Notes: A computed fold for a 353-nucleotide RNA from a Chloroflexota bacterium, annotated as Bacterial RNase P class A. It was read from a public genome assembly, where an Rfam model found it. The prediction has a mean pLDDT of 78.
[in-house]
């Protein structure tokens, strides 16, 4: 110089003008107040806010213990609040090496699979030899049914053997990235969790009224009739009781609709200190870092940075463009995205000295 591995970190900068969301101050402006409105201050997305894959906070329910069934996790040892994450380490398997990947418990419980070659693949089976059956065929004898003998072949047992060959594996056995055994972990549903305040109408629960009137007109005027309002009466009539339709008042639940939950925490930064490391303990009297709810976090100028394209007097000029995404109860991880860009540490290979 090349090539390559590991880790870490950035992810446009600086004004300005004008807009949005949260808080906060107080002269101001509107309201009877609660309050709202200006005006100033301050704060306002991310390394993944994402996917919702795993473990916790936290509410609410539900729970006597004790096993089963269901799901999860699997060397060893630590770290944490807890994980299926992280660290160190051991094995194994990949690279020539930094390193990388491991789905890394148990086939002396039981079950299931082992393609393809190969006689035979986990049952047992092959060859040899003997046993005594059964068949088929020669040869000898007999007139014959049939007797004796050779070999061959089939299946049963016994006893020996399993060498070559195939094959990952050959009688030994392997596989739980099969079911299954061990251990060990696990109630559900979730911020639309849950609490609070609380209309208007409607409907419910208690009570009080529940009238014999009011008006406007007529006429033969101490009354009578006629219209019209007006909740209704419950025996023909009268007094008391109850009941009632309506009305009126109070209370209780529920909805709209507000409020909390909700932003000070397993917080962040900085030093020292222990541990190989993940990660832990102190000190600072160090910082406060979004809280929306149809849902803000955004638009233009300037200047400069980076990339592409052009043109050129090789230095500058002109257009264009700045990734991946966006908060929604809050943490610890873990995947998945991403333009461009810095730092380290290591490894090989070539050259030099």
């Nucleotide at each position: 110089c090349g090539a390559g591995u590991c880790g870490g970190c950035c992810g446009g900068a600086c004004g300005g003008u004008c807009g949005c969301g949260g808080g906060g101050u107080c002269c101001c402006g509107g309201g009877c107040a609660a309050c709202c409105g200006a005006a100033c201050c301050u704060c306002g997305a991310g390394g993944a806010a994402a996917g919702u894959c795993c473990g916790a906070g936290c509410u609410c329910c539900c729970u006597g213990a004790c096993g089963c069934a269901g799901g999860g996790u699997a060397g060893c040892g630590g770290g944490u609040a807890a994980c299926g994450c992280c660290c160190g380490c051991c094995c194994g398997c990949c690279g020539c090496g930094a390193g990388g990947c491991g789905a890394g418990g148990a086939c002396c419980a039981g079950c299931g699979c082992c393609a393809c070659a190969g006689a035979g693949a986990c049952g047992a089976g092959g060859c040899g030899u003997c046993a005594a059956c059964g068949g088929a065929u020669c040869c000898g004898g007999g007139c014959g049914a049939c007797c004796g003998g050779g070999c061959c072949c089939g299946a049963u047992g016994a006893c020996g053997u399993c060498a070559g060959g195939u094959g990952a594996a050959a009688c030994g056995g392997g596989c739980a990235a099969g079911c299954u055994c061990u251990a060990c972990c696990c109630g559900g549903a979730g911020c639309a969790a849950g609490g609070c305040c609380g209309a208007a109408u409607a409907g419910g629960a208690g009570g009080g009224c529940g009238a014999u009137g009011c008006c406007g007109g007529g006429c033969a005027c101490g009354g009578c009739c006629c219209g019209g309002c007006g909740c209704a009466g419950g025996u023909g009539c009268g007094u008391c009781a109850c009941c009632g339709a309506g009305u009126c008042c109070u209370c209780g639940g529920g909805u709209a609709g507000g409020c909390c939950g909700c932003a000070c925490g397993a917080g962040c930064c900085g030093g020292c200190g222990g541990g190989c490391a993940a990660c832990c303990g102190c000190c600072g009297c160090g910082c406060c870092c979004a809280g929306a709810u149809g849902g803000a976090u955004g638009a233009c100028c300037g200047u400069c940075g980076c990339c592409c394209g052009g043109c050129c007097u090789c230095g500058g000029c002109c257009g264009g463009g700045c990734a991946c995404a966006g908060a929604a109860c809050u943490c610890g991880g873990c995947u998945u995205a991403c333009a461009g860009g810095c730092c380290g540490g290591c490894u090989c290979g070539u050259c030099g000295a």